Notes
Transfer RNA from an Anaerolineales bacterium, 72 nucleotides, folded computationally. RNAcentral holds the sequence, with entries from ENA and MGnify. RNAcentral records the identical sequence in 4 taxa. NCBI's taxonomy places the organism under Bacteria, Bacillati, Chloroflexota, Anaerolineae, Anaerolineales. Rfam family: tRNA. It is annotated as a transfer RNA. The coordinates come from a structure-prediction model, not an experiment, and the mean pLDDT is 82.
RNA sequence: GCCCUCAUAGCUCAGUGGUAGAGCGCAUUCUUGGUAAGAAUGAGGUCAUGGGUUCAAUCCCCAUUGAGGGCU
Numbered sequence: 001g002c003c004c005u006c007a008u009a010g011c012u013c014a015g016u017g018g019u020a021g022a023g024c025g026c027a028u029u030c031u032u033g034g035u036a037a038g039a040a041u042g043a044g045g046u047c048a049u050g051g052g053u054u055c056a057a058u059c060c061c062c063a064u065u066g067a068g069g070g071c072u
Stems, first nucleotide, its partner, number of pairs: 001071007010024004018055001026042005048064005
């Protein structure tokens, strides 16, 4: 220098056009003589950034940034 992949909750990851979910973690409550375990409820997201296409974009296209990998 060129090519490929990835970026979604505190962490690990789903979701491939129709207003975003799981597990773990966190908070409150229940249970217990008290913990742990268990149960219920809840909070937490400008879907990396900026444009474009579309009635509608996490999803499709382009650029940028960051991370990882490959070739020379």